A computed fold for a 71-nucleotide RNA from an archaeon, annotated as transfer RNA. The prediction has a mean pLDDT of 81. It matches the Rfam family "tRNA". It was read from a public genome assembly.

RNA sequence: GCGCUUGUAGUAUAGUGGUAAUAUGCUGGCUUCCCAAGCCAGCGUCCCGGGUUCAAUUCCCGGCAGGCGCA
Numbered sequence: 001g002c003g004c005u006u007g008u009a010g011u012a013u014a015g016u017g018g019u020a021a022u023a024u025g026c027u028g029g030c031u032u033c034c035c036a037a038g039c040c041a042g043c044g045u046c047c048c049g050g051g052u053u054c055a056a057u058u059c060c061c062g063g064c065a066g067g068c069g070c071a
């Protein structure tokens, strides 16, 4: 330098055109003599810019970052 691939809550991941989700975490409550465990409720997220579309996390282009391969 070229190609492929990944980027989603604090963390780990699912979703792949039509309401963003699960676990964990955090906050409050219930339970308990206390703690832990358990149960209930809440908080928090699509890497950045542009395009296509009625509608983009999803499709297309460019950029940035990580990984793999070729030279």
Base pairs, nucleotide, nucleotide: 001070002069003068004067005066006065007064010024011023012022013021018054025043026042027041028040029039030038047063048062049061050060051059